[in-house]
Overview: A computed fold for a 72-nucleotide RNA from Zoogloea sp., annotated as transfer RNA. Its Rfam family is "tRNA". By type it is a transfer RNA. Model confidence (mean pLDDT): 82 of 100. Lineage of the source: Bacteria > Pseudomonadota > Rhodocyclales > Zoogloeaceae > Zoogloea. The RNAcentral record of the sequence draws on ENA.
């Protein structure tokens, strides 16, 4: 420097334009239990930026930013 991928809760994912943005681990509340652990019920918590496109974009297109993998 050229292709090509990848980006979503703390983590790991799922989501073929209209979904309450969903699951699983973890975290907080509660229940059980003598305590802790397991167990059940319930809460919070996300779309890497900036533009286009379109009634409508996490989803398609650009250009960036960051990680991978190839050429050179």
């Nucleotide at each position: 420097g050229c292709u090509c991928u990848u980006g979503u809760c703390g983590u790991c994912u799922a989501g073929c334009g209209g979904u309450c943005a969903g699951g699983a681990c973890a975290u907080c509340u509660g229940a059980u239990u003598u305590u802790c652990g397991a167990u059940c019920a319930g809460a919070g918590a996300a779309c890497c930026g900036g533009g286009g496109u379109u009634c409508g974009a996490u989803u398609c297109c650009c250009c960036g930013c960051a990680g991978g993998a190839g050429c050179u």